Context: one part of a larger RNA
């Protein structure tokens, strides 16, 4: 350091609870609001704050009831102060009160009445009153207007998502529909809804996906239906050509076997009955029951013992039950509490229901006439839409636009259309039940959650933060019985901590208290040792049990073996994927609906929807509507044990017969529609939300230090005839030059977990302009805006943000949780907008069936066949020698013609020698196949459920394509691996051996092996000397073994020595030369033993040397092909790395014999499963994907049933074959659990860059945000780098200084604290705590005006919502508009005080004026510098002054006297100060503001106030003057998450050098940037 224990800390699972949530039943109720709702703000208590309650009458007030003893709601104690038997607090039921909002309304709109009054006499149109309604909000439900997409259709367009979502509009407590111009065809039915059923049927559809009816015939509801127009009579009004006609009331009158009117006639009757307030009239009441809003009574152990902290436990003895639901009390309580069964109760308010009263209603038949009976309507054509129904033959409904009837002798329908027949009678309207829905009260229920579950919320939750906004949106439960919440000491500034007391433990971080991590102490290892960290053997130590024996426990010296898990893959230790660790939490569910399959009930089975009973809680029963069977053929019509075809009676082909077959209801497999096993896009559509950041644009305002060029024009001057021209000047133009603020962002470097989510720093570019720049406004997502870059549009942008559709969709990648057993693939074939993805077949699995001459195998017969092979006088075609006679071409020679030649080309023929996947005169082995014999014995086959695979790999053998390349690709034929371990090959999926049920300190073997690592041989012939063995080719070699052969050789080889090697001749030709030996030709004789017209050196050429041959000496083999074994050479890359290593001359290589080693093989022993079998027995048991069985453990139910401290955690050495179980020990100390048979599942985790929470590592590591800087002393405290004072030092000073607008919102001052915040530390603070503090007629805004814009009475337009826009109103950035100086506070001052001062206090109409640009230049007493003067000090050449020379001051109010200031001086002395006090003039330079002027072109706001003219009013200054803002803050306080090196309009802004607001140094002020 490891391991082990023990003992803690940490964290907050786990076990147990539950005040909270889910879900559903029943009843109620079904709104609320101009009588101010819903919401929301501020308030309201003695006392700050949340939450509850309530309004200024304010946690309450009055009143009728109720109920009886303590109360002032709660978080949350205590104190103050109070109230109540003369009944308080509390509970109900009523009244009162009820602040600012917000429909928010002093308004608008409607509808009525009156009133008044325009163009324009009268009305009219406006316009005022008043009264009545409206409006808005609110969770599903309804109706209706308007309407998508993603998505399926394996693309997409018709079509589907779907009339869905979203938006709007408006209604009820239900909404809608509704009393047939209706269905339907039978002996027809009778308003509407709604539920079964009809039916996934008719039908529809790119006849794809997919949509999908209706009647009938069971139920719910129901003793539901009714009003009207008109005909025809009358009343009153209007008009009237007096015929009439029209309104408006009343009568009458409502139907389809048509009816009504209307004339005739006839019968009949007013009380019996009918009805009623929800139609169909309408109005007010009265009793009486129930019900609902407070409640009240309610049996029966305060028994005894034990345990214990406590009894409700145990034990024993009692009691009550129309009550043994429930819950509470110091643990489990029928008898203690509260309450339960069961009875009983309302002064007031609501509701139902009855009944009283009361209120209305009441003809009918004949006949006859032909007067009515719903018009721009029906119906028709064009385009749509809706009905299941996509134009289809499309009827019915209905919109739009065009056209247009009929009145009963009419007129619609019956799915084109037309006859007939059946039904109905439309263009007017009302109508309860049944039905659907829950924001909400009331009771109750759950095989639903129990704090990572359940609602997002169990706690001050729609909070706390985020976000500009629409909107997003947590996390947090638990001392105990009772605070008994630790009195008291001790030690610290505190904070804690230690004792003590209390409690049965438990300490407020509070029941239990797991793991990750972090420690303390101990027992064994550990300092020559290499690796998945175990395992498998083992020595020592050290420990528990026992008397010993011996049985465990911890450790682990040392040796063998051995490369994590999970995923995707042909194949992963892979250097392919994913995990830091721990804990929780995370994934095939659930509806329906049809298939199989097990199990039960019945034999025709089963009910749906409703009903009815009933112990209120599960049930039972009735319901035969309808489903499914029971017959099947055929397109149909049809016909039936048949029946289609077909002429047929033939034949077949589906059926009957056999055999068997059903139908419901569970549960289990798979399937289809649904999100369908879980997470994951980009992107589509819909409704809103942003222009506070930026782009454009509008209105109005601001800002550009300083310096430099010098245009036009003008003046002079020269010039001309007069211009033109031209010199000097003046003049100040200019998208004109340098260059600060100011703006922009070209280049480097820092930064890149930054100081910053775009900066810094040194440079850069523009800087009077197409400038920058504030404040106001505008237009937005297929839209804006764009001097264009697809830039920007809130750190987002080739189409924002937000919710929503939506669980879009993903042929795609990833993840998917206990265990056993059994059997087990595939990576092929066809088709596939297919190819990493499907369906069928083949291969797998379970289940069921039946036969054989079966599958399969081996023998034996019989068979086709064109492969290997061979072949070539057998064809095709390929090729390659030689040849002749011939053909034919082409070339030359002749040339009239015949003809010749050919060392060209080609072809027949002949000869040799050869080739072929698309060549066969021939031909196998295997294969198939079929007959037979024998084995075999369901292994085949068929049928039904279920998968999975259709990415394959390597090696061998046949092929093809590649290069006769590939760890390379495509195929046949095997095999291994995939899915397979063990051996062996040094390691090594795929190679060789061999297929692992389990155990064994047993034999025997394969393959390879035996010298040592290491299990087993030091046998026997040879080869090989290279360490070949233990990487390799062409080539190469006098390595060396073995064998063939072929010449020479005792007539003398070879080899070496000795000699000789000659003549013609310098052969000839060439040639400067060529004499063997540059070159060409020829290569001959002769002498010889033997010698080339020369083999090589050599020479200019000769010459020389040599060789070839020859002789001699020597004295045995010699030279060569050739084949073979086994070594050489060739042989070069990066760290050493080519036996596994040591070593091996064999322990290499060939070869023979015998032994032995060697594995999960084979065999012995013993165990255990699965199959077959009556049993003895016997077979079989690697295994991915996959099917198939069989169990385990989790949570809740049902039921039985057990014991008493049990759950839970930790530990555990024991049991099981496993998943798992237990006795024990601790802790836990009271909370509810074992078991066993059945049932239901949110039912099992290590892995989804999962989710959530905790601890790790990294690491005491970077860093502590400008490198402008401190340092000492002293003070103050426990404690001082950093507080505070004081002295040095350094920093800014066109700022880091002073004001001030926006923002912020108290940060301001004083007093006090130190836990958190401060990037250390703090005594200190923009930090806590408490008090305090902002003063206006004259600063600013309103009560004044208007720009851009905004809203918008009327009016226009528009499916709705809404959009323009007139009058008017709002609207500052801009007009108008009255104050100054001192002094004061701890903190305010133009505001308060002093002093002196202004300003307003009417309205209307008309005019002027307000009222305006950019650049220049001129003036200017601000301001500041400076010089002179003038005044004071101070120095001192000096005896003493003078001077020089430095400092300092030379101001300021008032008309104005005059007053204040004032440099210094003095005294007191260290402040709230006191006496004294000179001069106080001038010149230069600069030069705002205003204020002339000039020049230019881009040609430069509205409106009030004011002023003049005029009407009417009023006559005052002694009065009166509201309301908001005023602290503080320009950076630590604003905007960036932060106490952030960014950003933030304007104002004043001094001195030196200096053109200068550059730079540098300094004033005045301010800082030293918090380690």
């Nucleotide at each position: 350091g490891g391991c082990g224990c023990a003992c803690g800390g940490g964290g907050g699972a786990u076990g147990u609870c539950u005040u909270g949530g889910c879900g559903c039943u029943a009843g109620a109720a079904g709104g609320c609001g101009a009588a101010g709702a819903a919401g929301g703000g501020c308030g309201u208590g003695g006392a700050a704050g949340g939450c509850u309650g309530c309004g200024a009458a304010a946690a309450g007030u009055c009143u009728g009831g109720g109920g009886g003893a303590g109360c002032c709601g709660u978080c949350a104690a205590a104190c103050a102060g109070g109230c109540a038997u003369u009944g308080a607090u509390c509970c109900c039921g009523g009244a009162a009160u009820c602040c600012c909002u917000g429909a928010a309304u002093u308004a608008u709109u409607g509808c009525a009445u009156g009133a008044u009054g325009a163009a324009u006499c009268c009305a009219u149109a406006g316009u005022c009153a008043u009264g009545c309604a409206a409006g808005g909000c609110g969770a599903a439900c309804g109706u209706g207007g308007a309407g998508a997409a993603c998505u399926g259709a394996a693309a997409c367009a018709u079509c589907u998502c779907a009339g869905u979502a979203c938006c709007c509009a408006c209604a009820g407590g239900a909404a809608g529909a509704g009393a047939a111009a209706g269905a339907a065809a039978a002996c027809u039915c009778g308003a509407c809804u709604c539920c079964c059923u009809g039916a996934g049927u008719a039908g529809u559809g790119g006849c794809g996906a997919g949509c999908g009816a209706a009647a009938c015939g069971g139920g719910a509801u129901a003793u539901a239906g009714c009003c009207u127009a008109a005909a025809c009579c009358g009343a009153c009004g209007u008009c009237u050509a007096c015929g009439g006609a029209u309104g408006u009331c009343g009568g009458g009158g409502u139907c389809g076997u048509g009816g009504g009117g209307c004339c005739g006639a006839a019968c009949u009757a007013c009380a019996u009955g009918a009805a009623g307030u929800a139609a169909g009239a309408a109005a007010a009441c009265c009793a009486a029951a129930u019900c609902u809003u407070a409640g009240a009574g309610g049996a029966a152990u305060c028994c005894a013992a034990c345990u214990g902290g406590a009894a409700c436990g145990u034990u024993g003895g009692a009691c009550c039950a129309c009550a043994g639901a429930g819950g509470g009390u110091g643990a489990a309580a029928g008898u203690c509490c509260c309450g339960u069964a069961c009875u009983c109760g309302a002064a007031a308010a609501g509701a139902u229901u009855u009944g009283g009263a009361c209120u209305u209603c009441u003809g009918u038949u004949c006949g006859g006439u032909a007067c009515c009976c719903g018009a721009g309507u029906a119906a028709g054509u064009c385009c749509g839409g809706g009905c299941a129904c996509g134009u289809g033959a499309a009827a019915c409904c209905u919109g739009g636009a065009c056209c247009g009837a009929a009145u009963c002798u009419g007129g619609g329908a019956g799915g084109c259309c037309c006859a007939u027949c059946u039904c109905c009678c439309a263009a007017g309207g009302c109508u309860a039940a049944g039905u659907a829905c829950u924001c909400u009260c009331u009771a109750g229920c759950g095989a639903c959650c129990g704090a990572u579950a359940g609602u997002a919320a169990a706690u001050a939750a729609g909070u706390a933060g985020c976000g500009c906004g629409a909107g997003c949106g947590a996390a947090a439960g638990a001392u105990g019985a009772a605070a008994a919440g630790a009195a008291c000491c001790c030690c610290g500034c505190a904070a804690g901590g230690g004792g003590a007391g209390g409690g049965a433990a438990a300490g407020a971080c509070c029941c239990u208290g797991a793991a990750a991590c972090c420690g303390u102490g101990u027992g064994c290892c550990u300092a020559c040792a290499a690796g998945c960290a175990g395992u498998c053997g083992g020595a020592g130590c050290c420990u528990u049990c026992g008397c010993a024996a011996g049985a465990g426990g911890g450790u682990g010296a040392c040796g063998g073996c051995g490369u994590g898990c999970c995923u995707a893959u042909u194949g992963a230790a892979u250097a392919a994927u994913g995990a830091u660790c721990c804990g929780g939490c995370g994934a095939g569910u659930u509806a329906u609906c049809g298939u199989c399959g097990u199990u039960g009930g019945c034999g025709g089975g089963c009910u749906a929807a409703a009903g009815u009973c009933u112990u209120c809680a599960g049930g039972a029963c009735u319901g035969g509507a309808g489903c499914c069977a029971u017959a099947g053929g055929g397109a149909a019509a049809c016909c039936g044990a048949g029946u289609c075809u077909g002429a047929a009676u033939a034949g077949g082909g589906c059926g009957a017969c056999c055999a068997u077959u059903g139908u419901c209801a569970a549960c289990g497999g798979g399937g289809a529609u649904a999100g369908a096993c879980g997470c994951g896009a980009a992107a589509c559509c819909u409704g809103g939300u942003g222009a506070a950041c930026u782009a454009c644009c509008c209105a109005u305002g601001g800002g550009c230090a300083g310096g430099u060029u010098g245009a036009a024009g003008c003046g002079c001057g020269g010039g001309u005839a007069a211009a033109a021209c031209u010199g000097c000047g003046u003049g100040g133009a200019g998208g004109a030059c340098c260059g600060a603020a100011c703006u922009c962002a070209c280049u480097a470097a820092u930064g890149u977990u930054g100081a910053a989510a775009a900066a810094u720093u040194a440079g850069g570019g523009g800087a009077u302009g197409a400038c920058c720049u504030g404040u106001g406004g505008g237009g937005a997502g297929g839209a804006g805006u764009c001097a264009a870059a697809g830039u920007c549009u809130g750190a987002u942008c080739a189409a924002a943000c937000c919710a929503g559709g939506a669980g879009a969709u993903a042929g795609c990648u990833c993840g998917u949780u206990c265990u056993c057993u059994c059997c087990g693939a595939a990576a092929u074939a066809a088709c596939u907008u297919u190819a990493g993805g499907g369906u069928u077949a083949g291969c797998c699995u379970c289940g069921g069936a039946c036969a054989a001459c079966u599958a399969c195998g081996c023998g034996a017969u019989a068979g086709g066949g064109g492969u290997a092979g061979a072949g070539a006088g057998a064809c095709u075609g390929a090729a390659c020698u030689g040849g002749c006679u011939c053909g034919g071409g082409g070339g030359g020679c002749u040339a009239c013609c015949c003809g010749c030649c050919u060392a060209c080309c080609c072809g027949u023929c002949c000869u040799a020698a050869c080739c072929a996947a698309a060549c066969u005169c021939c031909g196998a082995a295997u294969a198939c196949u079929a007959u037979u014999g024998c084995g075999a014995c369901u292994a085949u086959u068929c049928c039904g459920g279920g998968a999975g695979a259709u990415a394959g790999u390597c090696u061998c053998u046949g092929a093809g394509g590649g290069a006769g390349a590939a760890g390379c690709u495509u195929c046949a034929g095997a095999g291994u691996c995939g899915a397979g371990a063990g051996g062996g090959a040094a390691a090594c999926a795929a190679c060789c051996c061999a297929g692992a049920u389990c155990g064994u300190c047993u034999g025997c073997u394969a393959a390879g092996g035996u010298c040592c690592c290491a299990g087993a041989a030091u046998u026997c012939u040879g080869c090989u000397c290279a360490g070949u063995c233990a990487c390799u080719a062409a080539g190469g070699a006098u390595g060396u073994u073995u064998g063939a052969u072929u010449g020479c050789a005792a007539u003398g080889a070879c080899a070496g020595c000795c000699g000789g090697g000659a003549u013609g001749u310098u052969g000839g030709c060439u040639u400067a030369g060529a004499a063997g030996c540059a070159g060409c030709c020829a290569u001959c004789a002769u002498u010889u033993a033997a010698a080339a017209a020369g083999u090589g050196c050599g020479u200019a050429a000769u010459a020389g040397c040599u060789u070839a041959c020859c002789g001699g000496u020597c004295g045995a083999g010699c030279a060569g092909u050739c084949a073979u074994g086994c070594a050489c050479c060739g042989a070069c890359a990066a760290u050493g790395a080519a036996c596994g290593g040591g070593a091996g001359u064999a322990a290499g290589c060939a070869g023979a014999a015998u032994a032995c080693c060697g594995a999960a093989g084979c065999a012995g022993c013993g165990g255990g499963a699965u199959c077959c079998g009556u049993a003895a027995g016997g077979a079989u048991c690697g295994g991915u994907a996959g099917g198939a069985g069989a169990g385990c453990g989790u949570u809740c139910c049902a039921c039985a049933u057990c014991a008493g401290c049990a759950a839970g955690u930790c530990a555990a050495a024991c049991c099981g074959u496993a998943a798992g179980g237990g006795a024990u020990g601790a802790u836990a100390u009271c909370g509810g659990g074992g078991u066993g048979u059945g049932g239901a599942a949110g039912u099992g985790a290590u892995u989804a860059u999962g989710c959530c929470g905790g601890a790790a590592u990294g690491a005491g590591u970077a860093a502590c945000g400008a490198u402008u800087a401190u340092g000492c002393a002293g003070g103050u405290g426990a404690g001082a780098a950093a507080c505070c004072u004081g002295c040095a030092c350094g920093c800014c000073g066109c700022a880091u200084g002073c004001c001030u607008a926006a923002g912020g919102u108290u940060u301001c001052c004083u007093g006090g604290g130190g836990a958190a915040g401060g990037u250390c530390a703090a005594u200190c603070c923009g930090c806590c705590c408490a008090g305090g503090g902002u003063u206006a007629g004259c600063c600013g805004g309103u009560c004044c005006c208007u720009u851009a814009g905004u809203c918008g009475a009327g009016g226009c337009c528009g499916a709705a919502a809404g959009g323009c826009g007139u009058a008017g109103a709002c609207g500052a950035u801009g007009g108008a508009u009255a104050g100054c100086a001192g002094g004061u506070u701890a903190a305010u001052a133009u505001u308060c005080c002093u002093g002196c001062g202004c300003u307003g206090c009417g309205u209307a109409g008309g005019g002027a004026g307000g009222a305006c640009g950019u650049u220049g230049u001129g003036u200017g007493a601000a301001u500041c510098a400076g010089g002179a003067g003038c005044g004071g000090g101070c120095u001192g050449c000096u005896a003493g002054a003078c001077a020089u020379g430095c400092c300092c001051g030379u101001g300021c109010c008032g008309c104005a006297a005059g007053g204040c200031c004032g440099a210094g001086u003095c005294c007191c002395u260290g402040g709230u100060u006191g006496a004294u006090g000179a001069a106080g003039u001038u010149c230069u330079g600069u030069g705002a503001a205003g204020c002339a002027c000039a020049a230019c072109c881009a040609a430069g706001a509205a409106a009030a106030g004011c002023c003049c003219c005029u009407a009417c009013a009023c006559c005052a200054a002694u009065g009166c003057a509201a309301c908001c803002g005023u602290a503080c803050u320009a950076a630590a306080a604003c905007c960036a998450a932060c106490a952030c090196a960014g950003g933030u309009a304007g104002g004043c802004g001094a001195g030196g050098c200096g053109a200068g607001u550059a730079g540098c140094c300094u004033a005045a002020g301010g800082c030293g940037c918090u380690c």
Molecule: large-subunit ribosomal RNA, half A
Organism: Planctomycetaceae bacterium